[in-house]
Context: one part of a larger RNA
RNA sequence: GCCAACGAGUUAGUUUUAUACGGCUUGUCUAAGGGGUCAAACCCCCGGAGACGUAGUGAAAGCGAGCCUUAAUAGGGCGUUUGUCGUAUGGACUAGACCCGAAGCCGGACGAGCUACAUAUGAGCAGGUUGAACCUUGGGUAACACCAGGGGGAGGACCGAACCCACGAGCCGUGCAACACUCGGGGAUGACUUGUGUGUAGGGGAGAAAUUCCAAUCGAGUUCGGCAAUAGCUGGUUCUCUCCGAAAUAGCUUGAGGGCUAGCGUCAUGUAAUUACAUCCAAGAGGUAGAGCUACUGAAUGGAAACUCGCGGUUCGCCGUAGAUUUUCCAAUCAAACUCCGAAUUCUUGUGAUGCGUAUCAUGGCAGUCAGAAAUCCGGCGCUAAGGUCGGAUCUCAAAAGGGAAACAGCCCAGAUCAUCAUCUAAGGUCCCUAAAUCUAUGUUAAGUGGUAAAGGAAGUGAAGUUUCUUAUACAUCUAGGAGGUUGGCUUAGAAGCAGCCACCCUUUAAAGAGUGCGUAACAGCUCACUAGACUAGAGACUUCGCGCCGAAAAUGUAACGGGGCUAAACAUAGUACCGAAGAUAUGGGAUUCAGAUUUAUCUGGAUCGGUAGGAGAGUGUUCUAUAUGCGUUGAAGCCAAAGGGGCGACCCAUGGUGGAGUUUAUAGAAGUAAGAAUGUUGGC
Numbered sequence: 001g002c003c004a005a006c007g008a009g010u011u012a013g014u015u016u017u018a019u020a021c022g023g024c025u026u027g028u029c030u031a032a033g034g035g036g037u038c039a040a041a042c043c044c045c046c047g048g049a050g051a052c053g054u055a056g057u058g059a060a061a062g063c064g065a066g067c068c069u070u071a072a073u074a075g076g077g078c079g080u081u082u083g084u085c086g087u088a089u090g091g092a093c094u095a096g097a098c099c100c101g102a103a104g105c106c107g108g109a110c111g112a113g114c115u116a117c118a119u120a121u122g123a124g125c126a127g128g129u130u131g132a133a134c135c136u137u138g139g140g141u142a143a144c145a146c147c148a149g150g151g152g153g154a155g156g157a158c159c160g161a162a163c164c165c166a167c168g169a170g171c172c173g174u175g176c177a178a179c180a181c182u183c184g185g186g187g188a189u190g191a192c193u194u195g196u197g198u199g200u201a202g203g204g205g206a207g208a209a210a211u212u213c214c215a216a217u218c219g220a221g222u223u224c225g226g227c228a229a230u231a232g233c234u235g236g237u238u239c240u241c242u243c244c245g246a247a248a249u250a251g252c253u254u255g256a257g258g259g260c261u262a263g264c265g266u267c268a269u270g271u272a273a274u275u276a277c278a279u280c281c282a283a284g285a286g287g288u289a290g291a292g293c294u295a296c297u298g299a300a301u302g303g304a305a306a307c308u309c310g311c312g313g314u315u316c317g318c319c320g321u322a323g324a325u326u327u328u329c330c331a332a333u334c335a336a337a338c339u340c341c342g343a344a345u346u347c348u349u350g351u352g353a354u355g356c357g358u359a360u361c362a363u364g365g366c367a368g369u370c371a372g373a374a375a376u377c378c379g380g381c382g383c384u385a386a387g388g389u390c391g392g393a394u395c396u397c398a399a400a401a402g403g404g405a406a407a408c409a410g411c412c413c414a415g416a417u418c419a420u421c422a423u424c425u426a427a428g429g430u431c432c433c434u435a436a437a438u439c440u441a442u443g444u445u446a447a448g449u450g451g452u453a454a455a456g457g458a459a460g461u462g463a464a465g466u467u468u469c470u471u472a473u474a475c476a477u478c479u480a481g482g483a484g485g486u487u488g489g490c491u492u493a494g495a496a497g498c499a500g501c502c503a504c505c506c507u508u509u510a511a512a513g514a515g516u517g518c519g520u521a522a523c524a525g526c527u528c529a530c531u532a533g534a535c536u537a538g539a540g541a542c543u544u545c546g547c548g549c550c551g552a553a554a555a556u557g558u559a560a561c562g563g564g565g566c567u568a569a570a571c572a573u574a575g576u577a578c579c580g581a582a583g584a585u586a587u588g589g590g591a592u593u594c595a596g597a598u599u600u601a602u603c604u605g606g607a608u609c610g611g612u613a614g615g616a617g618a619g620u621g622u623u624c625u626a627u628a629u630g631c632g633u634u635g636a637a638g639c640c641a642a643a644g645g646g647g648c649g650a651c652c653c654a655u656g657g658u659g660g661a662g663u664u665u666a667u668a669g670a671a672g673u674a675a676g677a678a679u680g681u682u683g684g685c
Base pairs, nucleotide, nucleotide: 001685002684003683004682005681006680011095012094013093015092016091017090018089019088020087021086022085023084024083027052028051029050033046034045035044036043056063057062066078067077068076069075098236099235101233105226106225107224108223109222110221116200117199118198119197120196121195122194123193124192125190127159128158129157130155134151135150136149137148138147139146163187164186165185167184168183169182170181202218204214205213206212211220239619240618241617242616243615244614249262250261251260252259253258263369264368265366266365267364268363269362270361275359277355278354279353280352281350282349283348284347285346290341291339292338297335298334299333301331302330303329304328305327306326308324309323310321311320312319313318372397373396375394376393377392378391379390380389381388402413403412404411417589418588419587420586422585423584424583428579429578430577431564432563433562437576439575440574441573442572443571444570450566456550457549460547461546462545463544464543465542466541467540468539469538477534478533479532480531481530483507484506485505488502489501490500513528517526518525590609591608592607593606594605595604596603597602598601620674622671623670624669625668626667627666628665630663631662638658639657640656641655644653645652646651
């Protein structure tokens, strides 16, 4: 991992509530106990003790169809009556209470054969080295001191096996091993190592102290018990069909992933209208969007004016002035917490209208929900960041399949009762993949733009427009000229049109700047403006719009049309066909519900039938019991077999094989009543 078996809402109650059914109701029921039958029980009969009900109200005295509150009732609160017993079912409560699951807490025992420390008694330490005290001999000293030789054999001394340890690396790391192995390393007469016996015990012991050890277990050992501890937490929870169908919000909460009440669901009963809902109409509410501000409160810019102040001057009369406050005027502005104004949508009311038709409302039983998500619009926070976060409105998903968006919960279209090799459409599409136009008409684009992006940039190109020049010849091109005073003055080493400053005249002319650029050290040289001739018909500047271009760099591989590929099979405008869904229609079947009709279980007609949590209803199957009824050795149950038949389905029947003795059906009843999931349990492979 697979297969098989087992595996989770049960049982009890003097409890309680609702619903259904039944008994009695001139109330209902017995409990303990007793009697009959009797081996015992079931059953039958007694037993009214007691319980509920028959009147409420008040804290109570009490009063009473009323009572209480209060000075009083004007008001207000609770009442003005029907049950009870049993069975079943749905809930609640108390119990382990749907099942499995803690870490933990407490109690009693068992542990120091591991390890820690202690204690008693034993054992072990190859070999080599150093050479303390002390003694002694000689020298030496006044005497010591001191020096040298010999003896001696100290030491948590030295080197190094056994022994003990575990510092480094490798190896191992489903190992040889739940800590080993290999090569090195440290101690090795000591606070050394070790055998055996003994002691210390969990709220404890031991500890050269690390939360370290106390039997592979230690921030409190192990084991059994309390114990099915508790778990607002996780996981799991077993057959079918039908009808309806949520929530992820508010308030409160030692509350925030839990709960309670309300909201939203379902079922039952009742109300049936001047109910609810939608649109229109009518009457009202409002201060948002916008707008405005000399209409307030504030903000804020420019100009002009005036008084005063400041500064400077002063003949003290006043004058001037970069500036400051305030006021006035003009112009242009801003505001969620400004408003002289002010929509759209919205909201309220209507004994108005129309539509729809119970969708509304009331009471009661049973819930689930309290993590929501994206999208569009209006806002707050944030960076007008976020697949961000918080409000409001709508919508889809959640709980919704189908078609489109290549793929894609939340986007677009559309809501699946079932069947059909029928028809029409939606969104979206119609060259091929791939169903349907290589459709029609008029344009645009040349960038594969289409098929990513900004500021900004550009004689891309199309359309519309304004304006200037032009047969008195424009624009472009070619030929020729482009001069003189003068090298203007200044400056400068130089400055001659052309480093820089100032000025920018005059003359000759068809025209020519005290010079547009290149150039020189400065000149020179080239060129332009300007003019003439040649040539010839349009040329220049600007504005707006459409479509394109550049700007444009990323990590495995084209990779920013889904691909092929496309110059339309791109874009714009207009049009006609067609394709396209579980939508609509057609035909047939089923179910629910309402109405009508009756033949009373059928027909006709209308509407409806996606669905998680969840509510309601109807069934299938398993085991056993009671009462009937069958079947079976001419073959029961069980098992095997894609095949026949029935049922919407759970399932049932038939048939063949195997098997070898029991078992079906009907009506009731009772449950150890349905397996795919629980790191489920046990067994097998």
Predicted 3D model of a 685-nucleotide part of an RNA (large-subunit ribosomal RNA, domain II) from Candidatus Moranbacteria bacterium GW2011_GWC2_45_10. Taxonomically the source falls in Candidatus Moraniibacteriota (Bacteria, Bacteria candidate phyla).